Predicted 3D model of RNase P RNA and transfer RNA as a complex of 490 nucleotides. Its mean pLDDT, the model's own confidence on a scale to 100, is 76. Rfam match: Bacterial RNase P class A. By type it is a ribozyme.
[in-house]
RNA sequence: CGAGCAGGGCGAUCGCUCGCCGCAAGGUGAGAGGAAAGUCCGAACUCCGCAGGGCAGUGUGCCGGGUAACGCCCGGUCGGGGUAACCCGAAGGAAAGUGGCACAGAAAACAUACCGCCUCGCCGACGCCCGCGGCCGAAAGGCCGCGGGCGAAGGCGGGGUAAGGGUGAAAAGGUGCGGUAAGAGCGCACCGCGCCCGUGGUAACACGGGUGGCAGGCAAAACCCCACACGGAGCAAGACCAAAUAGGGAGGCUUCCCCUUCGGGGGAAACGACGGCCCGUCGCCGCCUCCGGGUAGGUCGCUCGAGCCCGCCAGCAAUGGCGGGCCUAGAGGAAUGAUCGUCGCUUUGUACCUCGCCGGAGCGCCCGCGAAGGCGCGGAGGCGAAGGCGAAGAACAGAAUUCGGCUUACGGCUCG
RNA sequence: GCGCCCGUAGCUCAGUAGGAUAGAGCGGCGGUUUCCUAAACCGCAGGUCACAGGUUCGAAUCCUGUCGGGCGUA
Numbered sequence: 001c002g003a004g005c006a007g008g009g010c011g012a013u014c015g016c017u018c019g020c021c022g023c024a025a026g027g028u029g030a031g032a033g034g035a036a037a038g039u040c041c042g043a044a045c046u047c048c049g050c051a052g053g054g055c056a057g058u059g060u061g062c063c064g065g066g067u068a069a070c071g072c073c074c075g076g077u078c079g080g081g082g083u084a085a086c087c088c089g090a091a092g093g094a095a096a097g098u099g100g101c102a103c104a105g106a107a108a109a110c111a112u113a114c115c116g117c118c119u120c121g122c123c124g125a126c127g128c129c130c131g132c133g134g135c136c137g138a139a140a141g142g143c144c145g146c147g148g149g150c151g152a153a154g155g156c157g158g159g160g161u162a163a164g165g166g167u168g169a170a171a172a173g174g175u176g177c178g179g180u181a182a183g184a185g186c187g188c189a190c191c192g193c194g195c196c197c198g199u200g201g202u203a204a205c206a207c208g209g210g211u212g213g214c215a216g217g218c219a220a221a222a223c224c225c226c227a228c229a230c231g232g233a234g235c236a237a238g239a240c241c242a243a244a245u246a247g248g249g250a251g252g253c254u255u256c257c258c259c260u261u262c263g264g265g266g267g268a269a270a271c272g273a274c275g276g277c278c279c280g281u282c283g284c285c286g287c288c289u290c291c292g293g294g295u296a297g298g299u300c301g302c303u304c305g306a307g308c309c310c311g312c313c314a315g316c317a318a319u320g321g322c323g324g325g326c327c328u329a330g331a332g333g334a335a336u337g338a339u340c341g342u343c344g345c346u347u348u349g350u351a352c353c354u355c356g357c358c359g360g361a362g363c364g365c366c367c368g369c370g371a372a373g374g375c376g377c378g379g380a381g382g383c384g385a386a387g388g389c390g391a392a393g394a395a396c397a398g399a400a401u402u403c404g405g406c407u408u409a410c411g412g413c414u415c416g
Numbered sequence: 417g418c419g420c421c422c423g424u425a426g427c428u429c430a431g432u433a434g435g436a437u438a439g440a441g442c443g444g445c446g447g448u449u450u451c452c453u454a455a456a457c458c459g460c461a462g463g464u465c466a467c468a469g470g471u472u473c474g475a476a477u478c479c480u481g482u483c484g485g486g487c488g489u490a
Base pairs, nucleotide, nucleotide: 001416002415003414004413005412008343009342010341011340012339013338014337016031017030018029019028020027021026033396037407038406040405041404042403043402044401045234046233047232048231057230058229059228060227061226062076063075064074065073066072077091078089079088080087081086092225093224097223098222100218101217114165115164116161117160118159119158120157121156122155123154126151127150128149129148130147131146132145133144134143135142136141173191174190175189176188177187178186192214193212194211195210196209197208198207199206200205238300239299240298241297248291249290250289251288252287253286254269255268256267257266258265259264271283272282273281274280307326308325309324310323311322312321313320314319345393346392347391348390349389350388353387354386355384356383357382358381362377363376364375365374366373417489418488419487420486421485422484423483426442427441428440429439435473444460445459446458447457448456466482467481468480469479470478
């Protein structure tokens, strides 16, 4: 660094949840995880919405495969890290557009020029040469002045250049040779880059050849562009049954009067308040039956499923196919626990017991005349700690519609 | 269950289309002033920008994953 394993077993007692049996008492069977977690992705299932198309929004982003699907997995390519085993990668587009790159620096992207290098013009301290004049000197010659010519440190200005210096995280292909006034892909070789072709590969891409002197900095985990995907909600989804109370609808019921073909029909009134009564005004509609909606509550959804185990086959693998076997929580504020015994595991202690190693003297055997030597046994003693005995420890966590992944938490063991 | 937001000094907050020393107020400590205190003035300390990893030359800021807290909804 990679891969894998189990996540204690059995028994007793006392409890918990659910199923079945039982009138009951009770009996009997089953009862958490690798992550049940975070809720980060993808689905199943259910309801709502939906002619078709687009915008917006969100997500994904090398290639191929797997899968019900995925942002997951497998294999590969390319890039990066590591001595290596191996690991990591949000890996489309920066010549569609907009914007950014602090400070420093000439310049941070339509390039540009601070120092430097080269060249031209002007000025030019100073030096050298020539001519003329003056002075000194016997001469050689020296000194001073004027004029002309040449060189030249340096200064100013124009032009060329981008090799070098310097700044920066990053500087407009790199190295070398040639070339040039100095330089420069200006030319050439190699490397890098773009384009084209060929070969191999399903592809990403790799290799080879040709060609272009080379343009395009970084960043898209800046906006954005391109391609592809996505309707919304979530088991408190949703379906069924269905109280009490209130409210909705339909019908009937009470008293009085009238009519009656004796079946019934029509009309009026009612109860409360305004102190009582009448009128009037205001308010409330009593009782029974039925219907429908919905609430509480109950039932279903609910666990047989993209299921688990074993074997064979296909495949590098993920995975798939076939055959056989198995049934493994289903509660609904939420059970799956506690104690004891025993065994197993890990760590540690001990040396009384067992065991292993060492072991003076001594004893036995071999050889030998003897000593020496060799082999064995070996009390005391020493070392070890496999067995024994003793002690301690055992993490993270806990189902709630169900699956497939990812991520995170976690003590230990094994292998390479 | 579903959706969304926040975490910066002891406290309350700025800073979030990246730019280098992360600031402000209150509080704390020391000093000046005063007989002493308060007020005032001067100075100082105090930060893992919740944590870890990544992108970038550079991260409080962008991305991903954890941790903690809060809000909405039926």